[in-house]
Predicted 3D model of a 76-nucleotide RNA (c-di-GMP-I riboswitch aptamer) from Psychromonas ingrahamii.
RNA sequence: GAAAGUCAUUCGCAAACUUGGGGAAAUUCAAGGACGCAAAACUAUAGGGCCUGUAAAAUGGCAGCCAGUUGCCAAA
Numbered sequence: 001g002a003a004a005g006u007c008a009u010u011c012g013c014a015a016a017c018u019u020g021g022g023g024a025a026a027u028u029c030a031a032g033g034a035c036g037c038a039a040a041a042c043u044a045u046a047g048g049g050c051c052u053g054u055a056a057a058a059u060g061g062c063a064g065c066c067a068g069u070u071g072c073c074a075a076a
Stems, first nucleotide, its partner, number of pairs: 005073001012037002017032006035064001041069003047066002049062003
């Protein structure tokens, strides 16, 4: 320096659901909650995919689908 994530440590995130707000919807924000997550951090006109919507059409969404970028700790 690389690979490897089953041990340990520290700090985090927060599914379903509930209540309230926004939105035509998908979905999102806040509080509660905790199924899980070593990238469940960031990126959504110029990678793919999915959802909503429509006669057709995203210009509306999804990063907890793949992907790209960055990155903490770490025994044998």

RNAcentral records the identical sequence in 2 taxa. The coordinates come from a structure-prediction model, not an experiment, and the mean pLDDT is 77.